[in-house]
Molecule: transfer RNA
Organism: Gammaproteobacteria bacterium
């Protein structure tokens, strides 16, 4: 130093331009004599950051930052 890929809830992860989902945990209830397990229902996301295209961007582009690879 060149090249490629990833960054979305605490956590594993989905989502190829039109209101950001699950699963696990957590938080109420209900169920038990209690605990578990099971059921319902809620909380929690400025989609790494700054710009730019576009009526509209997690989504497409530019930079940057981090983390994995790989050549030298």
């Nucleotide at each position: 130093a060149a090249g490629c890929g990833c960054g979305u809830a605490g956590c594993u992860u989905a989502g190829u331009g039109g209101u950001g989902g699950a699963g696990c945990a957590c938080c109420a209830c209900c169920u038990u004599g209690a605990c578990a397990u099971g059921g319902u229902g809620g909380u929690g996301g400025u989609c790494g950051g700054u710009g730019g295209u576009u009526c509209a961007a997690u989504c497409c582009c530019a930079c940057u930052c981090g983390c994995a690879c790989c050549u030298u």